The prediction has a mean pLDDT of 80. A computed fold for a 1614-nucleotide part of an RNA from an uncultured Flavobacteriaceae bacterium, annotated as large-subunit ribosomal RNA, half A. It was read from a public genome assembly.
Context: one part of a larger RNA
RNA sequence: GGCGUAUGGGGAAUGCCUAGGCUCUCAGAGGCGAAGAAGGACGUGAUAAGCUGCGAUAAGUUGCGGGGAUUGGCACAUACAAUAUGAUCCGCAAAUGUCCGAAUGGGGCAACCCACUAUAUUGAAGAUAUAGUACGUCCGUAAGGACGAGCAAACCCGGAGAACUGAAACAUCUAAGUACCCGGAGGAGAAGAAAACAAAAGUGAUUCCGUUAGUAGUGGCGAGCGAACGCGGAUUAGCCCAAACCAGUAUUGUUACGGCAAUACUGGGGUUGUAGGACCACGAUAUUUGUUGCGUAAUGAAUUAGAACACUUUGGAAAUAGUGACCACAGAGGGUGAUAGUCCCGUAUAAGUAAAGCGCGUAAACGAUAGUGGUAUCCUGAGUAGUGCGGGACACGAGUAAUCCUGUAUGAAUCAGUGGGGACCAUCCCAUAAGGCUAAAUACUCCUGAGAGACCGAUAGUGAACUAGUACCGUGAGGGAAAGGUGAAAAGAACCUUGAAUAAAGGAGUGAAAAAGAACCUGAAACCAUACGCUUACAAGCGGUCGGAGCACGAUAAGUGUGACGGCGUGCCUUUUGCAUAAUGAGCCUACGAGUUACCGUUUCUAGCAAGGUUAAGCAUUUUAGGUGCGGAUCCGUAGCGAAAGCGAGUCUUAAUAGGGCGCACUAGUUAGUGGCGGUAGACGCGAAACCGUGUGAUCUACCCAUGGGCAGGGUGAAGCUGUGGUAACACACAGUGGAGGCCCGAACCGUUUGACGUUGAAAAGUCUUCGGAUGACCUGUGGGUAGGGGUGAAAGGCCAAUCAAACUCGGAAAUAGCUCGUACUCCCCGAAAUGCAUUUAGGUGCAGCGUAUUAUUAGUUUUAUAGAGGUAGAGCUACUGAUUGGAUGCGGGGGCUUCACCGCCUACCAAUUCCUGACAAACUCCGAAUGCUAUAAAAUGAUGUAAUGCAGUGAGGGCAUGGGUGCUAAGGUCCAUGUCCGAGAGGGAAAGAACCCAGACCAUCAGCUAAGGUCCCCAAAUAUAUGCUAAGUUGAAAAAACGCGGUUGAACUGCUUAGACAGCUAGGAUGUUGGCUUGGAAGCAGCCAUUCAUUUAAAGAGUGCGUAACAGCUCACUAGUCGAGCGGUUCGGCAUGGAUAAUAAUCGGGCAUAAGCAUAUUACCGAAGCUAUGGAUUUAUAGUAAUAUAAGUGGUAGGGGAGCAUUGUAGUGUCGUCGAAGCUAAGACGUGAGUUUUGGUGGAGAAGCUACAAAAGAAAAUGUAGGCAUAAGUAACGAUAAUGCGGGCGAGAAACCCGCACUCCGAAAGACUAAGGUUUCCUCAGCUAUGCUAAUCAGCUGAGGGUUAGUCGGGACCUAACGCGAACCCGAAAGGGGUAGUGGAUGGACAACAGGUUAAUAUUCCUGUACCUGCUCAUAUUAAACGUGACGGAGGCGAAAAGUUAGUGCGUACUGACGGAAUAGUACGUUGAAGGAAGUGGUAACACUCCGAUAGUACACUGCGGCUACGGCCAAGGUGACAAUCUAGCAAAUCGACUUCCAAGAAAAGCAAAUGAAGCAGCCCGUACCCUAAACCGACACAGGUAGUUGGGAUGAGAAUUCUAAGGAGCUC
Repeated sequence: GGCGUAUGGGGAAUGCCUAGGCUCUCAGAGGCGAAGAAGGACGUGAUAAGCUGCGAUAAGUUGCGGGGAUUGGCACAUACAAUAUGAUCCGCAAAUGUCCGAAUGGGGCAACCCACUAUAUUGAAGAUAUAGUACGUCCGUAAGGACGAGCAAACCCGGAGAACUGAAACAUCUAAGUACCCGGAGGAGAAGAAAACAAAAGUGAUUCCGUUAGUAGUGGCGAGCGAACGCGGAUUAGCCCAAACCAGUAUUGUUACGGCAAUACUGGGGUUGUAGGACCACGAUAUUUGUUGCGUAAUGAAUUAGAACACUUUGGAAAUAGUGACCACAGAGGGUGAUAGUCCCGUAUAAGUAAAGCGCGUAAACGAUAGUGGUAUCCUGAGUAGUGCGGGACACGAGUAAUCCUGUAUGAAUCAGUGGGGACCAUCCCAUAAGGCUAAAUACUCCUGAGAGACCGAUAGUGAACUAGUACCGUGAGGGAAAGGUGAAAAGAACCUUGAAUAAAGGAGUGAAAAAGAACCUGAAACCAUACGCUUACAAGCGGUCGGAGCACGAUAAGUGUGACGGCGUGCCUUUUGCAUAAUGAGCCUACGAGUUACCGUUUCUAGCAAGGUUAAGCAUUUUAGGUGCGGAUCCGUAGCGAAAGCGAGUCUUAAUAGGGCGCACUAGUUAGUGGCGGUAGACGCGAAACCGUGUGAUCUACCCAUGGGCAGGGUGAAGCUGUGGUAACACACAGUGGAGGCCCGAACCGUUUGACGUUGAAAAGUCUUCGGAUGACCUGUGGGUAGGGGUGAAAGGCCAAUCAAACUCGGAAAUAGCUCGUACUCCCCGAAAUGCAUUUAGGUGCAGCGUAUUAUUAGUUUUAUAGAGGUAGAGCUACUGAUUGGAUGCGGGGGCUUCACCGCCUACCAAUUCCUGACAAACUCCGAAUGCUAUAAAAUGAUGUAAUGCAGUGAGGGCAUGGGUGCUAAGGUCCAUGUCCGAGAGGGAAAGAACCCAGACCAUCAGCUAAGGUCCCCAAAUAUAUGCUAAGUUGAAAAAACGCGGUUGAACUGCUUAGACAGCUAGGAUGUUGGCUUGGAAGCAGCCAUUCAUUUAAAGAGUGCGUAACAGCUCACUAGUCGAGCGGUUCGGCAUGGAUAAUAAUCGGGCAUAAGCAUAUUACCGAAGCUAUGGAUUUAUAGUAAUAUAAGUGGUAGGGGAGCAUUGUAGUGUCGUCGAAGCUAAGACGUGAGUUUUGGUGGAGAAGCUACAAAAGAAAAUGUAGGCAUAAGUAACGAUAAUGCGGGCGAGAAACCCGCACUCCGAAAGACUAAGGUUUCCUCAGCUAUGCUAAUCAGCUGAGGGUUAGUCGGGACCUAACGCGAACCCGAAAGGGGUAGUGGAUGGACAACAGGUUAAUAUUCCUGUACCUGCUCAUAUUAAACGUGACGGAGGCGAAAAGUUAGUGCGUACUGACGGAAUAGUACGUUGAAGGAAGUGGUAACACUCCGAUAGUACACUGCGGCUACGGCCAAGGUGACAAUCUAGCAAAUCGACUUCCAAGAAAAGCAAAUGAAGCAGCCCGUACCCUAAACCGACACAGGUAGUUGGGAUGAGAAUUCUAAGGAGCUC
């Protein structure tokens, strides 16, 4: 280290629970609000942060009713109170009700500021109190009054109106009149009493439900969209004006002054279609009904009454169990220490009553409502109906398009009229437009009450069971969590010990239990430990499995733990032709996590009825979401055919009685439930980039507007001017002056060129170095403007809040995804495809093919024989078409010769035909198989075939062999065909390997036989047998070639050979002749020639080589001798060998002459999940009633079919449980399996079985979601390299805290002060769990307490800019957009206080002293109209000049060396003094000086009453001193003044001018702490970044550069 066991930690799963949700039913209510809402802010308690309640009368006040003992909310503590004189509490009715908000006196940055009027307080001002003061519409002469406004969940009506998407693209179309926006109304809304439907019959307003019907239609006739009539129901309800006619009032016109007419208003009248009314005539006060009042009373708030049980047992506790009772109009439910009809609350039932009050009655008042006849005249809705053009709505897309609406242009009729009946016309029928009102049946639920659930149970159910729309994130719109459980009862652990300790632990105690201890029920897993048993240091390992020694435990048993050693063995998922793959996904564990539901269709099965079956809506009833009955509208079937009229067991076609098509003769349906599948819906889950709509953003950034601010210092030296020279005059030149410039150098400031670092940073863009601009097109603050197909852009597609080729947020929305990924328990049966055709199709889909289940039926397959069709392999070509080798012949042509030309000749040129010869073809065939195919017959086989129906998957294939195409007769290439295997196939062999060889795994066995392949060892079996071969480690990695080889071996043929071969040795190898020629020479041997001849010989070439200048010389052929038996050649084989080169080091290893290599032959053995044997399981078939028997099977991906297990809940049923349920945990048993069950421990209250039913019903994977825990790892890091060290102190503890000393750093800052922003961080005390990158006694941390004081500072009560809002007014579907007067709005204008002192913490604010401003009171004077002023740029030099600073002198105080002396010496510090006032002085002016302020007060030095102390010292009243210079010189940028110059020509308004005097009174609201180049702001941080303004000493220096330093601050939290 591994495994195991035990005990813990950690963690919060599981079980149980529910306080909260979800979905509904019934009833109620359906609004609240100017009488101030919804929603908030701020307050309110003895103590009070949150929630709740309430409102200055503030967890409450009053009255009435109820009720009857405790109470002061959640919230449990202490204190103090209330209450039988009736509290708390409940109900009803009142009072109060701050501020904001429609917000309403004006304003505004919501919860704040500022007014006016009246009254009161006061003499006035100021202040306070109470009430009122908005706008719009309507009424009204006015005064005045009424109403409106805003909020709220859905439902309703209207205005305006998308896109994704679908159409497999897309444009009409769809989505959809949906989403969203806007206006309006109500408890409902809308619609509504026919200018309606219909069709020869009729109905009789509207709305809603069922049906008609997915019909008629419509439709790129695509996708889709989709009625009506009629029928059955729910509920029912009808009316009023305008007009004709009559009358009145007012005005006007006219008049014959009698009137008449017109207009407007009012009253009567009148309201319709087989027309009605006016009018004329007649007639009657009938009938019905509404509102208000009165009476009655069901009902109705809090509330009241409300039956019946004991004992014993176990136990901490009884309600359990046992025994025996009782009540029941009450056995709903909940609680009580476990499960209660009889303990408690309740329940059934009964009672009670304030306000209110359906209904009923009554008659008092006020209303509404009617007839008959006549028909001369009058009336009956006009820019209307209709029409043209353009749109829209109707189911209906312009279509044959009726009907309705209307933007535009036109434009009737008048009851003898008019409209409609789907173009239009006629006939007929129906209705009576152009005015209005109208309940119910219908839709919805923010809300209240009562209830229900085969809904959830803390990762579920609402986002929210809990201080949740909270914490937190974002500028904002907006987004948005986590988090439940002690116990019956706090009985919540007195006391003791350890410890620095209020940490923690150990005892003790409580309790049934503390292993229920507050981090609290149960308490799983990951993960982390401790103890013990076995094992482990030569061992290579998907870690298991099979065998198994030893050891330990156990009763020595059964068995359990461990596992030396050996055999075999490359995880899971997905995707693929194919994955150990080095292709995807997963760190581990736990919980959650994906084919559902509705409707329609189709089909299987089950059930009911059956030539029939069935109800829907609705109604009734009931034991009330259930059931039952009624309801026959409708639908399907019972008859078909035809385009239809139509006919009908037939019909259509047709001239046809013919033929043919479709039917009948063969009849089963239908309604429910259930399973499979499809369609419409998000439709198995997760996943886009995008599109569209309403809004939110210019605190970042771009540009613009308004108003402010900033730029050390140095240099250059334009124009102009002056002078001199010069010119006729200019010009021009020089000198000076001058001070221009998108000028130069260079800090601040702005930027970011180079390099490095950084890259899980210090920093989501920086640091260091270097660099660019730095008076300008410059930089910057504050306040504003421009907004998403939009802005802005010196233009980069840049920027618009860390986001930009179209921001962000929410919504349409679960967009769509032919794409990727994932998709969860078991067993049994069968089992594919990767092909064809088509496809904007190629990784998708449709049909066919192949699978499966069911049913029906009768074929199928193989072999043999026979009979056929055919044109492949082969072959052939003098058999065609085409191609073609060599030869012969040589038509014709080319070239050459010849010629005047023709004729002609030659040719090693090209070459036709023909002949001979050779030979080719997928698109040649005179020929032509095998196989395959068709048919028939026989045999074998035995369900393998076919059809229909339900349900699929597949339509990426791959290797090998063979036949081909293509390619290079390349590919592990590609495309076909036939077969096979892999795919979807395990086992054995081939070392290892998807498909090669063998062989198809139901399970078990320590049985047997074999296949391929093997038998020396690894490694089972032959060191087998026989005969050869190989020497290369060839064989023997996958494979080697042409060519080579006296390697070796075999065969055949052939030659020589005892008449002596071959090889070796000895000897000879001669002569003509140096052959001839050639040559300088050539003699066998440079070269040429040839009768290469002849002679001697045993034999010897006019010479096979070496050699010489040429000879010579040495050899060979040839011969003899010796030797003594075989020796050569050629061809064909076997096995070797060279040829033979790839990158780290590699045949499994050993081995090989007696092989374990190769070849041949033979025998034996091994060898698999094959076959056999034994036992068992299961499927199908047959037989059988069954048991059972027999036979054949049982590999399997996609996929089909069958049978089961588990989880949650429901119903019924019988049960279990405190004598211990569920859950968790360990071990055992059973089942093929999913799983089930038993026992022990833990646990402490519920639970399972059976039969049915219903599902949020099974996880290992989705870069899944949430939580927890690992790993890396005790690793990186601890955030500027300005730096620490020592002593002392406090303390349990000190590198960091405090004090002291020393050192170091900043010092145009790392000092001081403001604005913004933050919001208590400020100060003191106490503390150290967290925060602080370490520790901490310290702190910007925790807890408590304290702290911010103003007439003059800043802001408001003053003003205006950009810009905002906005009466009037203009524009616009609506919302809304602009905008005058006004009004708001600083970054600007205006405006009055200084010095000193004081606190732990504030000071121009308090105190002291000294000032100033405004208003009022009193007094005295007088005026007032407009102008002006306010009031402005850049640059430049000049002048004045404060603070400050340097130096010096004087003065004051202190000090001055080891010893002695001197102080005329030196050193250090100090030497100050405001606002304001004033009649003086200087100056153009600003301003300065002078005097007063000031006998102030303070610093400093000395002294030191007294107090404190950590013994170092600290604080300090009081006193004393100079009564210390108002000195000189230099620099000087605040500020001020006038001036010069330039072109770009440089706010507005208020205020001011516009009396004096003495005393007095009055003077409001807000800010004020602290940080502010930062640890407090913006950057997620105590972050090397960013952040406007003021001040900013000395030395050096031009300087704010640089370096050093003062005051002051700091040493950067390891």